[in-house]
About this RNA:
The RNA shown here (transfer RNA) has 71 nucleotides and comes from Chaetodon mertensii. Its Rfam family is "tRNA". About the family: Transfer RNA (tRNA) molecules are approximately 80 nucleotides in length. Rfam classes the family as a transfer RNA. The sequence is in RNAcentral, with records from ENA. It is recorded under the gene name trnH. The organism belongs to Chaetodon, within Eukaryota.
RNA sequence: GUAAGCAUAGUUUAAAUAUAAAACUUUAGAUUGUGAUUCUAAAAAUAGGGGUUAAAUUCCUCUUGCUCACC
Repeated sequence: GUAAGCAUAGUUUAAAUAUAAAACUUUAGAUUGUGAUUCUAAAAAUAGGGGUUAAAUUCCUCUUGCUCACC
């Protein structure tokens, strides 16, 4: 330089145009003589810009970062 893929919560994964879901973690409460376990609740995310659409995490495109192949 050419071509391909990936980016969602603090972490690991879903959702493949119509409500952003779950587990672990964190916080608070209950339980317990104390802690662990268990139960309940809450907080927490679509890499960034633009476009298509009535509606975009999703489709198209550009940029950024990462991975891989060729050279």